[in-house]
RNA sequence: AAUGGUCUUCGGGGCAAGGUGGAAUUCCUUACCGGCAGUGAUGAGCGGCAGCUCUCAGUCUGCGAACCCGGCAAAUGCCGGGCCGAACCGGUGGGACUCCGGUACCGACGGUCAAAGUCCGGAUGGAAGAAGGCGGCG
Numbered sequence: 001a002a003u004g005g006u007c008u009u010c011g012g013g014g015c016a017a018g019g020u021g022g023a024a025u026u027c028c029u030u031a032c033c034g035g036c037a038g039u040g041a042u043g044a045g046c047g048g049c050a051g052c053u054c055u056c057a058g059u060c061u062g063c064g065a066a067c068c069c070g071g072c073a074a075a076u077g078c079c080g081g082g083c084c085g086a087a088c089c090g091g092u093g094g095g096a097c098u099c100c101g102g103u104a105c106c107g108a109c110g111g112u113c114a115a116a117g118u119c120c121g122g123a124u125g126g127a128a129g130a131a132g133g134c135g136g137c138g
Base pairs, nucleotide, nucleotide: 005134006133007132008131009130010129017029018028019027031118032117033107034106035063036062037061038060043054044053045052046051058105059104067082068081069080070079071078072077087103088102089101090100091099109121110120111119
């Protein structure tokens, strides 16, 4: 130093304009948004080289949240299980499901004068994880 321990902090964005209607940020036209880790041929920087650092996927791989079921006497909780959305075409190239171009598509639960990815609520919550401190060992 790595692994492991412990503590602290951080850890989700979005209806602009119009139409219909008694009523819709919920319908229609159109607009807008994209959690975490991995992979990665992008881009930028450093270096004499080797190489290093930062950055790069909503639709690939894995995960989290939400939702459902069961157990723990009970439960805000914990544990186990289930569920868990959506992409093609063309181009470049040795190589792309990631780059470039085009056209598509997806989005928990409860609420609502009317059906919600975008409003309100559980949630001043939890979490994938990220950063840092401390201690220990050598």
A computed fold for a 138-nucleotide RNA, annotated as FMN riboswitch aptamer (RFN element).
The sequence was found by an Rfam model in a public genome assembly.
Its mean pLDDT, the model's own confidence on a scale to 100, is 80.
Of the family's consensus pairs, 97% are formed in the model.